[in-house]
């Protein structure tokens, strides 16, 4: 300097969801199978929790009960409505060398599953590697890269 504008795409962003090998199909591209790597879930010891509610006279226990409880995910919660939804919310995104801060404005605030079971949690089991984009401004702070001399 790293400013606008345009291009880009064999090139990126959001997100664990990426990469490489074999084998098969095959028009694009797909399907099976394995490494790596990344991300969840289970699952002792110690530690934490054990005061929903009913019965057993009160504590320990013991048994019953429930819009039961748990998990992925940013997506949870309050009010309004008979319902379908509607206002706001905790959280998430808005890239353009990277990153981190503040203000402003814009989205999104879904869905699934387990099946009466689940704090943590070594060993040790297990399961994912989908998707959805091609995108806002404006002050600042650190890297880092360029050119000059």
């Nucleotide at each position: 300097u790293c400013g606008u504008c345009g291009a880009a795409a064999u090139c990126g962003c959001c997100g664990a969801a990426u990469u490489c090998c074999g084998c098969c199909c095959u028009g694009g591209g797909g399907g099976c199978g394995g490494a790596a790597g990344c991300g969840g879930g289970g699952g002792a010891c110690c530690c934490a929790a054990c005061a929903g509610c009913c019965g057993g006279u009160c504590a320990c226990c013991c048994g019953g009960u429930a819009c039961g409880g748990g998990g992925c995910g940013c997506a949870u919660c309050g009010c309004c409505g008979c319902a379908a939804g509607g206002c706001g919310u905790a959280g998430g995104g808005c890239a353009a060398u990277c990153u981190c801060u503040u203000c402003g404005g814009c989205c999104c605030g879904a869905g699934c599953c387990c099946g009466u079971c689940a704090g943590c949690u070594a060993a040790c089991c297990u399961c994912g590697c989908a998707g959805g984009c091609g995108u806002c401004g404006a002050a600042g702070g650190g890297a880092g890269a360029g050119c000059a001399c």
The RNA shown here (c-di-AMP riboswitch aptamer (ydaO/yuaA leader)) has 149 nucleotides and comes from Nitratidesulfovibrio vulgaris. Its Rfam family is "c-di-AMP riboswitch aptamer (ydaO/yuaA leader)". Its family is annotated with regulation of gene expression and cyclic-di-AMP binding in the Gene Ontology. Model confidence (mean pLDDT): 79 of 100.